[in-house]
RNA sequence: GGCUUAUACCGAAAGAGGGAGAGACCGGCUCAAUGAACUCUUAGCAACUUUCCACGGAGAAUAAGUGCUAACCGGCCUAAGGAAUUAGGACUAUAAACC
Numbered sequence: 001g002g003c004u005u006a007u008a009c010c011g012a013a014a015g016a017g018g019g020a021g022a023g024a025c026c027g028g029c030u031c032a033a034u035g036a037a038c039u040c041u042u043a044g045c046a047a048c049u050u051u052c053c054a055c056g057g058a059g060a061a062u063a064a065g066u067g068c069u070a071a072c073c074g075g076c077c078u079a080a081g082g083a084a085u086u087a088g089g090a091c092u093a094u095a096a097a098c099c
Base pairs, nucleotide, nucleotide: 001099002098004096005095006094007093008092013042014041015040016039017038021031022030023029025075026074027073028072043069044068045067048065049064050061051060052059053057076089077088078087079086080085
């Protein structure tokens, strides 16, 4: 990188370095010198892998491997609808297996 499956409701930040961007992309909207990205340390959330059990369950745990710790709306396709809109999918992200 490709492919398959699952999830994307909720949840959880401080310090040091750094020094202008960030929220995937585009448009909004927003965050940012009262310090963005990024790196490190510590802490936490969650529970995919994992561990345990009286095991097939709406079970328990968090040592280890990841992930995450500002928020939101729209876009492209399909269906329903007179419309507003609603639902689903795609896209994107993450995990696990395989190539």
Molecule: SAM riboswitch aptamer (S box leader)
Organism: uncultured Siphonobacter sp.